[in-house]
RNA sequence: CGAGUUGGCCGGGCGGCCGCGGCCCGCUGCACAGCGGGUCGAGGAAAGUCCGGACUUCACAGAGCAGGGUGAUUGCUAACGGCAAUCCGAGGUGACUCGCGGGACAGUGCCACAGAGAACAGACCGCCUGCCGCUGCCGGGCUUCCGGGGGUGACAGGUAAGGGUGAAACGGUGCGGUAAGAGCGCACCAGCAUCCCGGGUGACCGGGAUGGCUCGGUAAACCCCACCCGAAGCAAGGCCAGAAGGCCGCAUCCGUGCGGCUGCGCAGGCGCUCGAGGGCUGCUCGCCCGAGCCUGCGGGUAGGCCGCUUGAGGUACCCGGCGACGGUGUGCCCAGAUGGAUGGUCGCUGCCGCCGCGUCUCGGCGCGGCGGGACAGAAUCCGGCUUACAGGCCAACUCGUCCG
Numbered sequence: 001c002g003a004g005u006u007g008g009c010c011g012g013g014c015g016g017c018c019g020c021g022g023c024c025c026g027c028u029g030c031a032c033a034g035c036g037g038g039u040c041g042a043g044g045a046a047a048g049u050c051c052g053g054a055c056u057u058c059a060c061a062g063a064g065c066a067g068g069g070u071g072a073u074u075g076c077u078a079a080c081g082g083c084a085a086u087c088c089g090a091g092g093u094g095a096c097u098c099g100c101g102g103g104a105c106a107g108u109g110c111c112a113c114a115g116a117g118a119a120c121a122g123a124c125c126g127c128c129u130g131c132c133g134c135u136g137c138c139g140g141g142c143u144u145c146c147g148g149g150g151g152u153g154a155c156a157g158g159u160a161a162g163g164g165u166g167a168a169a170c171g172g173u174g175c176g177g178u179a180a181g182a183g184c185g186c187a188c189c190a191g192c193a194u195c196c197c198g199g200g201u202g203a204c205c206g207g208g209a210u211g212g213c214u215c216g217g218u219a220a221a222c223c224c225c226a227c228c229c230g231a232a233g234c235a236a237g238g239c240c241a242g243a244a245g246g247c248c249g250c251a252u253c254c255g256u257g258c259g260g261c262u263g264c265g266c267a268g269g270c271g272c273u274c275g276a277g278g279g280c281u282g283c284u285c286g287c288c289c290g291a292g293c294c295u296g297c298g299g300g301u302a303g304g305c306c307g308c309u310u311g312a313g314g315u316a317c318c319c320g321g322c323g324a325c326g327g328u329g330u331g332c333c334c335a336g337a338u339g340g341a342u343g344g345u346c347g348c349u350g351c352c353g354c355c356g357c358g359u360c361u362c363g364g365c366g367c368g369g370c371g372g373g374a375c376a377g378a379a380u381c382c383g384g385c386u387u388a389c390a391g392g393c394c395a396a397c398u399c400g401u402c403c404g
Base pairs, nucleotide, nucleotide: 001400002399003398004397005396006395007394008393009392010391012349013348014347015346016345017344018343020041021040022039023038024037025036026035027034028033043375047386048385050384051383052382053381054380055233056232057231058230062285063284064283065282067229068228069227070226071225072086073085074084075083076082087101088099089098090097091096102224103223107222108221109218110217111216124163125162126159127158128157129156130155132153133152134151135150137148138147139146140145171189172188173187174186175185176184190214192211193210194209195208196207197206198205199204237306238305239304240303245262246261247260248259249258250257251256264298265297266296267295268294269293270292277289278288279287280286313333314332315331316330317329318327319326320325351372352371353370354369355368356367357366358365359364
């Protein structure tokens, strides 16, 4: 200097004018409300709604079947399918990245095409042996005949070492052995099984002994194994007001008025311990609650307040830890709307891009003009994951090249 890997940060600033919401204080005001001051006021993802919770209501009695989730080890955490570190495997020169990471000897399925044969496999080309036929050579005999060897064809048998097919062929290399071959035997190696030693909390890693010689892949295919799994959700859940009607009390000019409590009206069906209805994940059994429940028509209400933001909270430093994180440590900080608040406008400036001019050690610098500013908005709250992001900055590490 170039190329890469991993992690982190910013993503506008200042000022003037006008305008918002919460809280606090003060003044005016019958109420409603108005005015003034102070202070605080959107994100790294607020998004997706994919996981886990807090919180609220209902339930809590199990058993069986089904369904769903997770799947290396050890830690962190309130918990998780998250995070950290480590192990194994795969990719990469490497920094690093990825993993639906238990089981193929419980069973079932699949592995196209090619190929003889794809897991209780298998003979295409080959190699060897035997018998028969054809052909030819040598020796003996010399009409016939006897012996030995080669080539070739058909048939039968042996073979899986060599070649071929394929992504993959029932261990690899070498030697011996054989009619030719084969772990058939042996040496070394890989794998598997059993046992032992060492390291590690552990997943695992390293080493040794013995042995049959060697019994693919795929479970993100069905499946088996281990562990886990109440439901619903702030539109949760509470309080007030309200309604026709009824009851009670007081007053009354006997028309009614005021206050309190209760609380829709009508019709039909079932039921009231011989149990309607409801609940226990989806079903069955079983168990629990239970005096009212279900359907149709009509009336009132759709309003206000709480929940509502101080938390498993954020952040800087210190201490412990490889780390995720932890701490009775010290300081600083904190939106709560409800048709839905933090905005509009003007000026200057910062950043980026393009053009022009000047300068220059050709890395760059200065001036002017034009244009541009990403993804995107809390709604009960929190911890994660995933997705989106114009432009810019920082740090560490890896590889390559050059110089000293």

Bacterial RNase P class A from a Mycobacteriaceae bacterium, 404 nucleotides, folded computationally. Its Rfam family is "Bacterial RNase P class A". By type it is a ribozyme. It is recorded under the gene name rnpB.